This is a predicted structure of a 105-nucleotide RNA (Glycine riboswitch aptamer) from Halothermothrix sp. Taxonomically the source falls in Halothermothrix (Bacteria, Bacillota, Clostridia, Halanaerobiales). It was read from a public genome assembly, where an Rfam model found it. The coordinates come from a structure-prediction model, not an experiment, and the mean pLDDT is 80. The model forms 90% of the base pairs in the Rfam consensus.
Formats: sequence, structure tokens, C1' cells
RNA sequence: AUGAACGAUGUAGGAGAUUUCCUGAUUACUAUUAAGGAAAGCCGAAGGAGCAAGUUGCAAAAAGCCAGCAAUGAAACUUUCAGGCCCAAGGACUGCAUCAGGACA
Repeated sequence: AUGAACGAUGUAGGAGAUUUCCUGAUUACUAUUAAGGAAAGCCGAAGGAGCAAGUUGCAAAAAGCCAGCAAUGAAACUUUCAGGCCCAAGGACUGCAUCAGGACA
């Protein structure tokens, strides 16, 4: 079952965070720069990583006191490795439509 979870496609929505200096380009000059380099910062919602209770096992096990070790274990929490900090792209997640799947949520 008038089709759950997981997976995928299309479509719509989708946050946060920058300054300074040098060089190049454009310009009459200011200025601009989705070009390069350097320095110091910043963000968390691609991805990655960490862990609580609990559970399991070991140890202990007369009473009392104390409450050990290991494994497993979630996130939008934490981290800031990666990624990002005008626009664009990307973007966890959500709605709708569909494909697959075939019982969980």
C1' cells in the first nucleotide's frame, strides 16, 4: 500500500562574514575593478571532524565508602580542516512535481 524511510531529477525559496597596502587594467583626473600579490581579520548552512545521556561488555560485588575502563552513541551544538566574506556561483534546509524503492515514520 490512495505507497513510509533511504536515494535521485526538475522547479521555487534560502542566511552569515573585510579592511589596508602594492602592481596591472580603464580613466584627462578622481574614482572603479566579478585581475594578481601581501598582511591582519571575519563567517558557518557544501563536505569533514568532536561529544552527552543512554545501551553493551569488562572490572568490582559480605556491609559501608567510592563510582573505574572500553565500545557504541545526535544535532541547526562545537570545531573552523575544507569552503566562503560586492555580484554571480555555491548553499544546510523547506515547498511542489516526478523517477526509483517497497515498510516504516